[in-house]
Formats: sequence, structure tokens, C1' cells
RNA sequence: GGGGAAUUAGCUCAGUUGGGAGAGCGCCGCCCUUGCAAGGCGGAGGUCACCGGUUCAAAUCCGGUAUUCUCCAC
Repeated sequence: GGGGAAUUAGCUCAGUUGGGAGAGCGCCGCCCUUGCAAGGCGGAGGUCACCGGUUCAAAUCCGGUAUUCUCCAC
């Protein structure tokens, strides 16, 4: 330098026919218990990496940028 992949909640990840942003764990509250754990119920938490484009509408399609991983070349 070239090819490919990844980037979504604190963590691990799902989400392609373009229209509702989600799960598990964690966190907070309540119930239960003499108390703790476990269990049950509820809740908070998001610039879908960034910039632009297409579209009535973008996490999703297109272009560029950044970071990480990987293969090739040097």
C1' cells in the first nucleotide's frame, strides 16, 4: 500500500423486505426472608463509531473518515 471483517445500553451480543431500538448479565426499587443469597415484579440506562448522500422514512442502502482484528504485498 491492497483485500476482507467488526464498531448497537456499563459488559457480551441479537436485530438485512428500509418503518416498533432489543435480549442476557450487571445496576436501582419493591415483594419474599429473622437476615443474606436464590426467586418474583417493576424501573433507569442508547448521538446504533463519526461526516455526508439517497429516501416520505436509514442501525439497515451508497460514499468518505476513524479505531480494532485478519490475509496478501513490501